[in-house]
Context: one part of a larger RNA
RNA sequence: ACCAAUUAAGGGAAUUCGGCAAUUUAGUCCUGUAGCUUCGGCUUAAGGGAUGUCUAUCUUUGUGUAUUUUCGAAAGUUGUAUGCAUUGAUAGAUCACAGUAACGCGGAUGGCCCGACUGUUUACCAAAAACGUAGCCACGUGCUAAUCAGAAAUGACUUGUAUACGUGGUGAGACCUGCUCAGUGGUGGUGUCUCAAACCCUCUUUCAAGGGGGCUAAGGUCCAUCAAACAGCGGGGGUAACUAUGACCCUCUUAAGGUAACGUAAUACCUUGUCGUCUGAAUGGCGACUUGCAUGAAUGGUUUAACGAGGUUGUCGCUGUCCCUAGUUGGAGCCUUCUGAAAAUAUUCUCCUGGUGCACAGACCAGGGACAUCUAGUGGGAAGCGGAGACCUUGUGGAACUUUACUGCAACUUGUUGUUGUGAAUUUAGACGAAAUGCACAGUAUAGGUAGGAGCGUCGAAGCCGUCAUUUUGGUGGCGGUUGAGCAUCAAUGUAAUACUACCCAUUUUUUUUAAGUUUGCUUACUCUUUAUGAGGACAGCAGCAGGCGGGCAGUUUGACUGGGGCGGUGCCCUGUCGAAAAGAUAUCGAUAGGACCCAAAGAUAGGCUCAUCCUGCUUGGAAAUCAGGAGUUGAGUGCGAGGGCAAAAGCCUAUCUAACUGUAUUUUGAACAGCAAGAAACACAGAGAAGAAAUUCGGGCCUAGUGAACCCACGAGCACUUUUAAUAGGUGCCGUGUCUGAUAGAAAAGUUACCCCAAGGAUAAUAAGCUGGUCGCCCCCGAUAGUCCGUAUUGACGGGGCGGUUUGGUAUUUCGCUGUCGGCUCUCCCUAUCCUGCGCGUGCAGAAGCGUGCAAGGGUGUCGGAGUUCACGCAUUAAAAGGGAUCGUUAGCUGGGUUAAGAACGUCGCGAGACAGUUUGUAUGAUAUCUACUAGAUGUGUUAUUGUCUGAGUGGAACGAGUUAGUAGUACGAGAGGAACCUGACUCGGAUGCCUCUGGUGAGCAGUUGUCAUAUGGCAGGCUGCAUAGCUACGCAUUGUACGGAUAAGAGCUGAAUGCAUCUAAGCUCGAAGUCGUCCGCAAAACGAGACAAUUAAGGCCGUUAAAGAAGAUAACGUUGAUAGAAUUCUUGUGUAAGAUUCAAGCUUCGGCGAGAAUUUCAGCAUAGAAUUACUAAAAGC
Repeated sequence: ACCAAUUAAGGGAAUUCGGCAAUUUAGUCCUGUAGCUUCGGCUUAAGGGAUGUCUAUCUUUGUGUAUUUUCGAAAGUUGUAUGCAUUGAUAGAUCACAGUAACGCGGAUGGCCCGACUGUUUACCAAAAACGUAGCCACGUGCUAAUCAGAAAUGACUUGUAUACGUGGUGAGACCUGCUCAGUGGUGGUGUCUCAAACCCUCUUUCAAGGGGGCUAAGGUCCAUCAAACAGCGGGGGUAACUAUGACCCUCUUAAGGUAACGUAAUACCUUGUCGUCUGAAUGGCGACUUGCAUGAAUGGUUUAACGAGGUUGUCGCUGUCCCUAGUUGGAGCCUUCUGAAAAUAUUCUCCUGGUGCACAGACCAGGGACAUCUAGUGGGAAGCGGAGACCUUGUGGAACUUUACUGCAACUUGUUGUUGUGAAUUUAGACGAAAUGCACAGUAUAGGUAGGAGCGUCGAAGCCGUCAUUUUGGUGGCGGUUGAGCAUCAAUGUAAUACUACCCAUUUUUUUUAAGUUUGCUUACUCUUUAUGAGGACAGCAGCAGGCGGGCAGUUUGACUGGGGCGGUGCCCUGUCGAAAAGAUAUCGAUAGGACCCAAAGAUAGGCUCAUCCUGCUUGGAAAUCAGGAGUUGAGUGCGAGGGCAAAAGCCUAUCUAACUGUAUUUUGAACAGCAAGAAACACAGAGAAGAAAUUCGGGCCUAGUGAACCCACGAGCACUUUUAAUAGGUGCCGUGUCUGAUAGAAAAGUUACCCCAAGGAUAAUAAGCUGGUCGCCCCCGAUAGUCCGUAUUGACGGGGCGGUUUGGUAUUUCGCUGUCGGCUCUCCCUAUCCUGCGCGUGCAGAAGCGUGCAAGGGUGUCGGAGUUCACGCAUUAAAAGGGAUCGUUAGCUGGGUUAAGAACGUCGCGAGACAGUUUGUAUGAUAUCUACUAGAUGUGUUAUUGUCUGAGUGGAACGAGUUAGUAGUACGAGAGGAACCUGACUCGGAUGCCUCUGGUGAGCAGUUGUCAUAUGGCAGGCUGCAUAGCUACGCAUUGUACGGAUAAGAGCUGAAUGCAUCUAAGCUCGAAGUCGUCCGCAAAACGAGACAAUUAAGGCCGUUAAAGAAGAUAACGUUGAUAGAAUUCUUGUGUAAGAUUCAAGCUUCGGCGAGAAUUUCAGCAUAGAAUUACUAAAAGC
């Protein structure tokens, strides 16, 4: 020093992120209590007073004894006397610094945020604003309920029943809760369309499998509705008689455009917004304003009494938090003895400075230092130990979570089949049967067609009446009644001629039947149950098949390059040019420009022609239209970039064509030098062609870009093979063509992780170091401008050149089997580019005060406010409140406010999981020091005997630094106003050293006092309170030479040449600073150059008693020839008057006595770390 306690003068939060920690307060009684309020409360608000002991009186309650008391038959009760215990009040007395005396026991209060409250939570870093909560709302659910668990049986809810249960949101109360249904989702509906299996039809010669079509449920589509469902809630322009603003207007646009309320907020980037207030000073708090980056209404909005180990900010009180530390106690440590681990540990080791080196070395190089060993400490270094870095990147690593990623599965839902029977009604379709109907024009008139046909009709024709059906509104038919003879043939019209009969066509109606539905019954399958004369019922359930929905669950994916990664980009395929360094090849997220086409002519051939531009001329005509003449090597054109190429052409025009052909082989390129695909190109042969008189040319385009594997599929009157067969159909292979992979030699593929994990990486980021020095800081050159004049008193543009390595970058060299990351505190050394102090120079310097600048690093450079801050800002001081470095010095030194984990909230973004150099709140800082270093203390050896006294090479120091004031002096100076200095003294601040006489602190000790213990002159609570010796201390006291000298800096000079002058310099000489070297104070012969002098045969140690010393060693005193320690005595000093005894004491008394307390004995008693005296005890003997 540490840990745990304790006490502190004066100040009183100045400390600090923050009153953290520690004080203060405290019980009871009386009094008194603002404001708010949900009237309950906050409340013990706050604030004030009292409180002990004794004596007496009155009193409360309980209980015992006695009694010749009252009442009563008695039990008992009421009195009286007396005893014990107990409650409260009053009065008097009395002691102390202090009376809830110890223990125990709220500090108070104001503003704001959040959450209503009590409650719950991350056992082991988060107790909260998170969760819950009563209340509010929505939705589901009628009981064989919904929901949940399970494969099922079955179970929970519940032996409950809508005032119930389940799910979700919000979160007491108060005032409220706006607009939007376009998106997503829920619910309801549904005409069309779409749509699976089953079923029906059909095709494949038959069967089968298969294909096609039809019908069709849910779903989708579509139409509504729902926001206390998920969610969302604009922009521009103009406008009022100052300006400003904009009630108002215009316009674009939306599903709707944010209402009330609140608002710089737990939400506001800018931001320390602006104003007010609190303060000396406020990045703070509160109140307002409010253009709200990015508030906002049950993802609830705004308030709110009470509550809160929540967050934040004031005030009072209080204090060692601090100024500024000090003392004491206990523990641990230290010392002796015994016992005795762990982590760690290459080798070696005596280091320091500079350098070097993978760029921060004890080990290398240079210089310096360094005799060896031990002990106690401090923590600078060993990029110390511990933990294969949690950040970052990478991995065709993992996990968890999310979703409109991909692919599936459960669950749910819909249809159908089976279990599965039996009726009725009805719809549709088919079949059979019956009945009816059939209107062009003309024609009597409603002519279905064909055939027969001259008849049919009293077995009742035509007409009339009523009624029904139908209708082309003219009529026709059925039935009933009446009546009683007509209708056809013929004629006419017309394509067709009628009566009547038969058959057929179309349409309609209808009976029966078949099939498919729809509706509704039945009971026997089946189900339920209160087990009965029940309920339901072919449904449900179960099983199969099929459609829908389906992060509820599962498996996976979620690219690469990259001056880290991400965002961005594509430098991911192809082409030209440069880079590219005259072979070839050649990189970068190098530079530049392109491609993923186009063209049936912009292709092939043959023939012809010459372009751009310029000059001259004609011309309404112009610079430029068309025409004529001339010049015209490419200055044009060539589909598209660039390069290369091209003039009787590769350009332009015309004519005729399709070689933009088939097959085969080779070569070049793609791809330098191994291999390599698609693609691209060239050349040759054969075939069949085009053009041309022909030679010839032509396998697209003047050339170099214009591209795509395998699988699957389709196509081709293509070529083969093949099961069965009389033959097909079908299947397969080959060739050709087409449809794709731009991450382009070609997986089928979205996110989050701060809850995270693993592996690897300094191949790769954040911190630090290194390099660089754009940026930064500083300096220099030039000298435009300003400065009345005048570049250089001062200012110093535009430019130029450097230095530094404190900024920010760049880079990616070191470190990812780990070098702790911001700020503060503490402590030390260094630099100077000097803020002050010292010495100078210039001045636009009279003095004073300044401005600029030279030398100079000895010393100093502070306090406070808000903010985590560094920085910056502010208040008041000051001589001044300079700037930097040391791994942005310093975490095996402290702190932990910030950044940067796990919880939580707001705003914003995201469908979501989640995210945010946005905000807010909360949140574990390991360890016994081996080496080295440093601070101290010892020992040994050497220096060739021992002891003592010295010298001083060297080394440390700041031992002093600064100010105020008085005299000088109201002087010098100055018109005045103002106003110095040398020198001399006093004091102050800071620093250093020493000390304890004084003051203050602490303190053995003494005294008082509470509670308690067998009364006790004593203990314990290491109780509380007052005072205090020695010692130790600061807040106290003392000392601290502007002395003097040497050499100098800037500067000032003397003499003096080079340069007959001048010149501080070249030779020489004199001055000149807080700086430098001495003087002063320490250490120092281990100064290996180991020193000097003196004395001498002694000296020293062990041992014992010790303290002026002290961790151990050491040092110092003493050891009987002795005061070294103890004990004793005396004194000093502290406290404050002991015990016992006597007397008194308020009062009471049964007169016996009780009684706090007081006085005297008694400056007593007790204590005493100090001083003196005294050998009583111990320092014997001995080695």
A computed fold for a 1183-nucleotide part of an RNA from an archaeon, annotated as large-subunit ribosomal RNA, half B.
It was read from a public genome assembly.
The coordinates come from a structure-prediction model, not an experiment, and the mean pLDDT is 81.